[in-house]
Model confidence (mean pLDDT): 80 of 100. The RNA shown here (transfer RNA) has 73 nucleotides and comes from a Spirochaetota bacterium. It matches the Rfam family "tRNA". By type it is a transfer RNA.

């Protein structure tokens, strides 16, 4: 240079053919326990990498870029 695949919550990852995104862990309150740890509960955290496009409607389809990993050369 040139092919694949990757980029979703503070981290690890799901998300089914396009229809208003979710688990686990962590942190945060709140039961229990003298206290802390463990256990249960609960709530709240995301402009789904960035810019276009396509569509009634995009995390998903198409383009560019931007970074990462791996393979030719």
């Nucleotide at each position: 240079g040139g092919a694949u695949c990757c980029a979703u919550a503070g981290c690890u990852c799901a998300g089914c053919u396009g229809g208003u995104a979710g688990a686990g862990c962590a942190a945060c309150g709140g039961a229990c326990u003298u206290u802390u740890a463990a256990u249960c509960c609960g709530a709240a955290g995301g402009u789904c990498g960035u810019g276009g496009g396509u569509u009634c409607g995009a995390u998903c389809c198409c383009c560019a870029c931007u970074g990462g990993a791996u393979c030719c050369a």